Molecule: Guanidine-I riboswitch aptamer
Organism: Yoonia vestfoldensis DSM 16212
RNA sequence: GAGUAAGGUGGCUAGGGUUCCGGCAUGGCGACAUGCGCUUGGACCAAGAGCCGCACCUGAAGGGCAGACAGAUCCUUCGGGCACACGGCGGGAUAAAAGCCCGGGAGAC
Numbered sequence: 001g002a003g004u005a006a007g008g009u010g011g012c013u014a015g016g017g018u019u020c021c022g023g024c025a026u027g028g029c030g031a032c033a034u035g036c037g038c039u040u041g042g043a044c045c046a047a048g049a050g051c052c053g054c055a056c057c058u059g060a061a062g063g064g065c066a067g068a069c070a071g072a073u074c075c076u077u078c079g080g081g082c083a084c085a086c087g088g089c090g091g092g093a094u095a096a097a098a099g100c101c102c103g104g105g106a107g108a109c
Stems, first nucleotide, its partner, number of pairs: 008054005015045002020042002022039001023036005056081008084104001086107001090102003
């Protein structure tokens, strides 16, 4: 200095806030209104460097497969891709925030 699909998707977790619901406070006879996320909840968002699947790519073996030889799509099983991985400020989305997105970025080693 260069390279890796350092790729996709689903379910979650650490974490995250507050539109909605519940909760709490105040007011109100009440319906309800206003406020509180310093409110350990439902629901919601959620990891490159967290977990588990699925699909996909790929290698091998077996099946397909046989009557000279050879053999693709396809199916099954096992393996690899999935090893490693410190990280701002700032900006962006959403109601809002974040380990979300910019971003395996800048930078550091």